[in-house]
The RNA shown here (small-subunit ribosomal RNA) has 1552 nucleotides and comes from a Verrucomicrobiota bacterium.
RNA sequence: UAGCUGAGAAUUUGAUCUUGGUUCAGAUUGAAUGCUGACAGCGUGGAUGAGGCAUGCAAGUCGCACGAAUUAGGGAGCAAUCCUUAAUGAGUGGCGAACGGGUUAGUAAUACAUGAAUAACGCACCCCUUACUUGGGAAUAACGGCUGGAAACGGCCGCUAAUACCGAAUGUGGUGGUGGAAGAUAACUUCCAUUUAUUAAAGUAGGGGACCUAGAAAUAGGCCUUGCGGUAAGGGAGCGGUUCAUGGGAUAUCAGCUAGUUGGUAGGGUAAUGGCCUACCAAGGCUAAGACGUCUAGGCGGACUGAGAGGUUGACCGCCAACACUGGGACUGAGACACUGCCCAGACUCCUACGGGAGGCUGCAGUCGAGAAUCUUUCGCAAUGGGCGCAAGCCUGACGGAGCGACGCUGUGUGAGUGAUGAAGGCCUUCGGGUUGUAAAGCUCUUUCGCUAGGGAACAAGGGAGGAAGAUUAAUACUCUUCUAACUUGAGGGUACCUGGUAAAGAAGUACCGGCUAACUACGUGCCAGCAGCUGCGGUAAUACGUAGGGUACAAGCAUUAAUCGGAUUUACUGGGCGUACAGGGUGCGUAGGCGGAUAGGCAAGUCAGGUGUGAAAUUCUGGUACUCAAUACCAGAGCUGCACUUGAAACUAUCUUUCUAGAGGUCAGACGGAGGAAACGGAAUUCCAUGUGUAGCGGUGAAAUGCGUAGAUAUAUGGAAGAACACCUGUGGCGAAAGCGGUUUCCUAGUUUGAUUCUGACGCUGAGGCACGAGAGCGUGGGUAGCAAACAGGAUUAGAUACCCUGGUAGUCCACGCUGUAAACAAUGUGUACUUGAUGUAGAUUGGCUCAACCCAGUCUGUAUCGUAGCUAACGCGAUAAGUACACCGCCUGGGGAGUACACUCGCAAGAAUGAAACUCAAAAGAAUUGACGGGGGCUCGCACAAGCAGUGGAGCAUGUGGUUUAAUUCGAUGGUACGCGAAGAACCUUACCUAGGCUUGACAUGUAAUGGACAGGCGCGGAAACGCGCUCUCCCGCAAGGGCCGUUACACAGGUGCUGCAUGGCUGUCGUCAGCUCGUGCCGUGAGGUGUUGGGUUAAGUCCCGCAACGAGCGCAACCCUUGCCACUAGUUGCCAUCACGUAAUGGUGGGCACUCUAGUGGGACUGCCUAGGUUAACUAGGAGGAAGGUGAGGACGACGUCAAGUCCGCAUGGCCCUUACGCCUAGGGCCACACACGUGCUACAAUGGCCGGUACAAUGGGCAGCAAGACCGAAAGGUGGAGCAAAUCCCCAAAGCCGGCCCCAGUUCGGAUAGAGGUCUGCAAUUCGACCUCUUGAAGUUGGAAUUGCUAGUAAUGGCGUGUCAGCUACAACGCCGUGAAUACGUUCCCGAGCCUUGUACACACCGCCCGUCACAUCAUGGGAGUUGGUUUCACCCGAAACCGCUGACUCAACCGCAAGGAGAGAGGCGUCUAAGGUGGGGCCGAUGACUGGGAUGAAGUCGUAACAAGGUAGCCGUACCGGAAGGUGCGGCUGGAUCACCUCCUUU
Repeated sequence: UAGCUGAGAAUUUGAUCUUGGUUCAGAUUGAAUGCUGACAGCGUGGAUGAGGCAUGCAAGUCGCACGAAUUAGGGAGCAAUCCUUAAUGAGUGGCGAACGGGUUAGUAAUACAUGAAUAACGCACCCCUUACUUGGGAAUAACGGCUGGAAACGGCCGCUAAUACCGAAUGUGGUGGUGGAAGAUAACUUCCAUUUAUUAAAGUAGGGGACCUAGAAAUAGGCCUUGCGGUAAGGGAGCGGUUCAUGGGAUAUCAGCUAGUUGGUAGGGUAAUGGCCUACCAAGGCUAAGACGUCUAGGCGGACUGAGAGGUUGACCGCCAACACUGGGACUGAGACACUGCCCAGACUCCUACGGGAGGCUGCAGUCGAGAAUCUUUCGCAAUGGGCGCAAGCCUGACGGAGCGACGCUGUGUGAGUGAUGAAGGCCUUCGGGUUGUAAAGCUCUUUCGCUAGGGAACAAGGGAGGAAGAUUAAUACUCUUCUAACUUGAGGGUACCUGGUAAAGAAGUACCGGCUAACUACGUGCCAGCAGCUGCGGUAAUACGUAGGGUACAAGCAUUAAUCGGAUUUACUGGGCGUACAGGGUGCGUAGGCGGAUAGGCAAGUCAGGUGUGAAAUUCUGGUACUCAAUACCAGAGCUGCACUUGAAACUAUCUUUCUAGAGGUCAGACGGAGGAAACGGAAUUCCAUGUGUAGCGGUGAAAUGCGUAGAUAUAUGGAAGAACACCUGUGGCGAAAGCGGUUUCCUAGUUUGAUUCUGACGCUGAGGCACGAGAGCGUGGGUAGCAAACAGGAUUAGAUACCCUGGUAGUCCACGCUGUAAACAAUGUGUACUUGAUGUAGAUUGGCUCAACCCAGUCUGUAUCGUAGCUAACGCGAUAAGUACACCGCCUGGGGAGUACACUCGCAAGAAUGAAACUCAAAAGAAUUGACGGGGGCUCGCACAAGCAGUGGAGCAUGUGGUUUAAUUCGAUGGUACGCGAAGAACCUUACCUAGGCUUGACAUGUAAUGGACAGGCGCGGAAACGCGCUCUCCCGCAAGGGCCGUUACACAGGUGCUGCAUGGCUGUCGUCAGCUCGUGCCGUGAGGUGUUGGGUUAAGUCCCGCAACGAGCGCAACCCUUGCCACUAGUUGCCAUCACGUAAUGGUGGGCACUCUAGUGGGACUGCCUAGGUUAACUAGGAGGAAGGUGAGGACGACGUCAAGUCCGCAUGGCCCUUACGCCUAGGGCCACACACGUGCUACAAUGGCCGGUACAAUGGGCAGCAAGACCGAAAGGUGGAGCAAAUCCCCAAAGCCGGCCCCAGUUCGGAUAGAGGUCUGCAAUUCGACCUCUUGAAGUUGGAAUUGCUAGUAAUGGCGUGUCAGCUACAACGCCGUGAAUACGUUCCCGAGCCUUGUACACACCGCCCGUCACAUCAUGGGAGUUGGUUUCACCCGAAACCGCUGACUCAACCGCAAGGAGAGAGGCGUCUAAGGUGGGGCCGAUGACUGGGAUGAAGUCGUAACAAGGUAGCCGUACCGGAAGGUGCGGCUGGAUCACCUCCUUU
């Protein structure tokens, strides 16, 4: 000193909160795989086939138990031979072989762990103690001989020893018998006595003085002694056997199991208890606290993880168990039913002479197989330990070492310092640079490790010749002990370590870089290739794929896969929930169980405290020590939260006893009710029947039809029959446990409640199983049947209509008796008890007050209902009738789907109910609330939206655009509204982008550099379609110079692209929409998304304004400011104007003059609901009026909020990226964009008389004009031509038509209409064929007012008439943009169509209804159920057969020990029989698996088919249960629910 410890994130949604799953970050491993790999130490390494095994080794030892043999040495002897020493292999004998080593198959208890018991037991070796160790006998192996067999192995005869075997003696003692004593008590234990019975032994080795025996002697023996043994007992240590308690898997879709079973008596057996075994007797024993069965599994100390509680696990190390080829069995022994023993059976392998034999690596190595996967056929007994031996010693794959493997942990290194030109190279780049990067190189230094050379441990303790001392002994002998000591023992290994040398020299990878999660760029690819733990990336600018550069992390490793715990409070003991998310049983009664009021006393089971024993060691933790450190090892301690025993305490719980009344129940007196059961009665209605009246319809619907009716319906009247249900009262009112209960009366039964303080005295609460009740549908039997009504039939509707609607109609609905047992059986809220501010109704009872009563008022109790405080809740909401605060008990939940399905079992007549999975699949599914969007929801309100009107389009011809088709090309774009007379304000060439053909390549165009030349251009000629090519001619400038300018050629940078991407973009534009909206700051509300403001009451064209209000303000929009126009004034009058004056003309502001008027164009004014009346909130504002040129925005324009449509445009322009570069660039000629069976859009002209034609005649404005407008004049029939005054313009020029007046036409395909076509001209232009416009003559088509449908317009508008301009040589213009002339009709109104705004409501939509989404069918894949069966495993029952072995019986045969002189006996054995029994066989069951034609549903799949069931009132509200029916979703009937919208009514609450 032994404890320092708890982190979250991603993902459901447009967003939010919650619920809830999935996934990740951490640690770990006996691992495997990929890439890589320097060294050392310590660990660790067949997890799968307990599959098969070649080869070698893994258990021997003792001569101090014994006999014989062989070899070698020595000795004796002449020799034969004998003696002795040592060694060897075999044998008899002893001990060991039951340990050590391996593995985890079996085993859910005969196992294990912990704690007890053995008074129910055993023990070889070891230690201590006591007493003995006497005397005999008979064999046998080895060996020898003969002999069988291939072999393994034997057979017969003969010899021999012992510590082998067998009797006998003795009995310290043991055991049994008998007697007694003490203790304890359930059987028992201990001790004493006994003339009782029974019970042992083995020697060997060393030494020895005297004595004794034998012998002639040598010598041998006795005797003595020591060591090691032997025998009988007692004790110990340690080990073992047996028993008990407690503990630790899954499954109830295993609920009943059991005949030696449970107990007893007697016996047997054992070391020992016991049905352990046998006989008999009894009928027991176990089980919901889970028996029996099935599946899985060796158990523990511990290990991993975790804050802990727990969860998972049982490699290495340790303890225990079990097993040893599979199954059975015993023998021997102290110990086994025995891993390297025996017998039998079986499978397999091997040998064989075919007769018969042999074997067992789950010991160490090793091999094959299977597997993702796991090592050397190594060294040594030197150490530790074991066996044997007196000892030396022998044996030991135990063990100690080494080897292989990054398999793990730990340590070390791969260099250090300096070094900026920030080198080169790489990569990126905005081309400036940045980064790699002090990194490298260079300079200076070091040398761990490695390599090399030299030195060099510890692990060694022991053994032991010799010597000394001591013990023992009679002994100076032997033996033992101690001390000393020559000598000697190391596998690892010349290893650790130390020193010298060597040169930075030999030593870095792996994964990742969108988020989670630290780390970013380029290129390639283009929903491909690929990635991916979750979310998800990839469809041409990928930080997500691949590569590179760079970066991040870890590092001799890194990453992946697999697995466990964690995070996960996601099984919740610590530490969760159940109104709507998963989850309250349909309801009650009640058993076991759980829990339980007050008081006092006892007890001590629970509880608490102290002590004792145990909780092995190792591990973990703490403190040290040793390896240089660490890992590791060692020492010491703490701890091991447990169990048992013991001593106390007595508050609480339990238990026993006493008392009480607050819980509960009873009594008395009332009250209440659609509570239940039975019976009787009643009226209204419906239908039917009969009769009368009466006549043509009735009925039904959105509209119809089917149906009924002239055979008389419907209607109406009277009478009758039948069944079912009980209007009004009727009420968020009553009763009941729930289901449920409604006409009236009677009888029977039960309940609740009030009052009384009258009795009992905790009698209570809950309640697994169990029992009972339980709507509707449904089933059975028998009745009944008026109405209604599944199925069914017909009629409609419809694309279809197996539906909704209609006409009929059967089960059923009703009754009786049975069954079923389910519902959205709901308050989606279990039962009971207690506590906690209030308000207001209502039902029943009751108390008090008002003198009584009635009414009224104030209380109490029991119900029921609405609002609401605190509190709770994810929110919604709940709120004394809790979803608040607590307690008791029960039921239930743990992601969605598969599925309430399959299988199994129980119940049921059936339908079906109850219990109730898995494979597989998804990353969600879900709740509440928010903002939008939407609704065949609601409210309010607008708009040429409808309506009311006018004119059209759609029909014809033509023009023009588009689609389509065609083509060498018909360039490209625009394509619902919001493309289609659009880009194009003008395609004959050009334009032009397209096609064909011919050419050019620094280029048609720009800039720069370098070199070179001095021109280039121009002119002429030739070729050619031209571009272009060739030839000739001509040929610079400035400057003194350097050089410069210009131009050509050459080379290089580059140019160029109407090529692609508008889904990479800028800019611009369209549309919703000139709709009135869109937001912000601060504050407030909400956990939050969000809300408030912006809603409400009014009002407006308007979020315009007013009032109110937890809001107060503000911004972008609206409006206004701007332009045009309408009135007036002022100023200014030329090119405009002309009233007055003058002049002049045929006439004209033509001229002088004037600027009054018109006009022009500047500046102002004017209109603001300003005034009046009325309404309105004394408001905003509205209606009317006055005045005024104009009146409520005067009219028109410009102006377009936040945003939507990935809207349009890369071909206006700009621009990122990509692509082309003798071409996708550029030039040129010709062609095309103009095609033409067809379809559509937009227009023009018409169809005629409100007209056409002819003649006459009147009045504009906007604009344009010099490569222009062009007058007058002349020519022409005209287009036009000639010519040219005037005009760069209020000066000149271009300038009307409809209209009006007159005439003709007379309803006709025409004097309408003008297409088409022919001929001839004019103009522009280089050019008019493809392909221009215009003029003249001729020709004279369709068309007679247009189907369905559809467009524009509300006043100077529609309609109608002409005029001008831009573009432009000309023109396709009938277009577009403007101008003026003439100039209407109608609007009751907002029901409906379309669109829009605000509020509200529902939602399963959010790509937002062009949304979402259901089911059948078809195809593909996957898993699974059923399935005639087939097949395998396991288990059980019956029977048959039955090896070996033990036991029992027998034993006529055999036998050395003892008895006996012998015969024989005793005893033993072979053999035989029996019990039991492994394996095997036959047959029948149970359970489990594999497979199976066919079949059922399920899941998944980018675009299949049919419908549209659900979500909005989803277009028939939906859903639940049940029944029937139908291609399918589904439909219908009956009952139920609101988890239904909308409208109305009622009740209640709040405010005024």
Rfam family: Bacterial small subunit ribosomal RNA.